[in-house]
C1' cells in the first nucleotide's frame, strides 16, 4: 500500500403528544389512571428442507420429479464442515457442468482430403510411356538417337506443409524404393497385476502389455440413490340460519368417493353429478415457552454437540409502535484562530450537509436478492 476470508454495527439519552396486547385499579359502564413489553438482519423472493394440522390401513408397477466425488453436523435439505479429484490464482484463497462417451442415438458451423468403421489439397517414392518443351551427342540443314526434368497413367505412402477451437499419441532412432509403432529406447496416456498409505473418495511406488479406441451428457439418454398428498385462506370448536326444482346416472351386474397423474389391487358406499333459486358467513383456538435466546465450561481441525446457570424480550385481525424538540454518537464538507510538526498534515474550536435496504401475519433451518455509513480479527502478495 494492495488483496482474500470470517465476525458485528446500522443509532442512543431526555422531555412532550398520541398508539396497540397483556398484567393490576377505579367506573357515572361513555371510558379513565398506573406499570411491563411492542417489527428485520434481511422481516423481501416464495427458491429448498421441517415442525405442525387435514386427507390417506396398506401394497404392487408404469409414467414423473430431485440429488449426482468420500466422510461427518442435523430434525430435515439442492444447507453447513472437513478432505479427494480437476480447473483459476504469485499467493491467501476461489469455482465446480464432480458417476457413464466401450449400451444406444444424435451434435461439432465454417474452413479442410479429411471431424471418429476418418483422410489426399501442397506433396514424398517407385514402374510404364514418351508425340510437345527442355538438357546432351551427331548433322550444313531438314532431321536422327538418347535422357527422362516438366508432361501422362497406374500403384505405394500418410512422416513433412498446409485448413482449423481440436486431425487417430511426443521425442530421437533402426528400417524402407518413400514411409509408417512397421520394430526399438525413453516419455505421456489407457488397461491388468502387487505393495504402501488412508474409514473413505484417492495418493505414491514397482511391474506387465496391446502400442493409443478425439469432445461435448448444463445433448436425448444409461446407472445409482431418495421421493404421497395439500397446506394456517392447513385444521378444530361453538353460535346463526335455512327452500327447494329439473335433468342424468345409481343402489344384486355397484353411480360416486378413497385429494400428484396412469393402471393392477384392496377398502367404504346409498345416494351422487350437473343447472336454476334460497339462507347464513359472527366469535373463540390455532397465535407463541421454541430443533429458543445469552453465558461459562469440556469434546471435536471444523461444521456441530454434551453440561451448569440465568433469561422470556409483539401477536395485530381495515390490520398497532409515530410525531415533535434538545443533546449527544458516526459520516462527509470547510475558513479565521489556537496547539503539535522542517514540511506534508493532523487535533481542538466553529459552520453547513447526511442518515442506507427496508415493515411481522403460524413458527423454524437454510439459500438467493437490496443495502447509505462505520467497526474488529486472522491471513497473502508487495515495498
Nucleotide at each position: 500500500g494492495a488483496g482474500u476470508c470470517g465476525g458485528c454495527c446500522g443509532g442512543a439519552c431526555g422531555g412532550u403528544c398520541g398508539c396497540g396486547u397483556c398484567g393490576g385499579g377505579g367506573u357515572c359502564c361513555g371510558c379513565c389512571c398506573c406499570g411491563c413489553c411492542g417489527a428485520g438482519g434481511a422481516a423481501a423472493g416464495u427458491c429448498c428442507g421441517g415442525g405442525c394440522u387435514c386427507c390417506g390401513a396398506a401394497g404392487g408397477g408404469c409414467a414423473g420429479g430431485g440429488u449426482g466425488g468420500u466422510g461427518g453436523c442435523c430434525a430435515a435439505c439442492a444447507g453447513c464442515c472437513a478432505c479427494c479429484c480437476g480447473g483459476g490464482g504469485u499467493g491467501a484463497c476461489c469455482c465446480g457442468c464432480g458417476g457413464g462417451a466401450c449400451a444406444g442415438u444424435g451434435c461439432c458451423a465454417c474452413a479442410g482430403a479429411g471431424a471418429a468403421c476418418a483422410g489426399a489439397c501442397c506433396g514424398c517414392c517407385g514402374a510404364c510411356g514418351g508425340a510437345c518443351c527442355a538438357c546432351c551427342g551427331g548433322g550444313u540443314g531438314a532431321c536422327c538417337g538418347g535422357c527422362a526434368g516438366g508432361c501422362g497413367u497406374c500403384g505405394g505412402c500418410a512422416a513433412g506443409g498446409g485448413u482449423g477451437a481440436a486431425a487417430c499419441g511426443g521425442u530421437g532412432g533402426u528400417g524402407c524404393a518413400a514411409g509408417a509403432g512397421a520394430c526399438c529406447a525413453c516419455c505421456a496416456g489407457c488397461g491388468g497385476c502387487c505393495u504402501g498409505g488412508g474409514u473413505g473418495a484417492c495418493c505414491a511406488g514397482g511391474u506387465c502389455g496391446g502400442c493409443u479406441c478425439g469432445g461435448c451428457a448444463a445433448a436425448c439418454c444409461c446407472c445409482a440413490c431418495c421421493c404421497g398428498g395439500a397446506g394456517c385462506a392447513a385444521g378444530c370448536u361453538c353460535a346463526g340460519a335455512c327452500a327447494g326444482u329439473g335433468u342424468g346416472c345409481g343402489u344384486c351386474c355397484g353411480a360416486g368417493g378413497g385429494c400428484g397423474g396412469c393402471c393392477c389391487g384392496c377398502c367404504c358406499g346409498a345416494g351422487c353429478a350437473c343447472a336454476c333459486g334460497g339462507g347464513u358467513a359472527g366469535a373463540g383456538c390455532g397465535c407463541u415457552g421454541g430443533a429458543g435466546g445469552c453465558a461459562g465450561u469440556c469434546g471435536g481441525c471444523a461444521a456441530c454437540g454434551g453440561c451448569u446457570g440465568c433469561c422470556c424480550g409483539a401477536g395485530a385481525u381495515g390490520g398497532a409502535u409515530g410525531g415533535c424538540c434538545g443533546u449527544c454518537a458516526c459520516c462527509g464538507c470547510g475558513a479565521c484562530g489556537u496547539c503539535g510538526g522542517c514540511a506534508a498534515c493532523g487535533a481542538c474550536c466553529c459552520g453547513c450537509g447526511g442518515g442506507a435496504c427496508a415493515g411481522a401475519a403460524c413458527c423454524c433451518g437454510g439459500c438467493u436478492u437490496a443495502c447509505a455509513g462505520g467497526c474488529c480479527g486472522a491471513c497473502u502478495c508487495a515495498u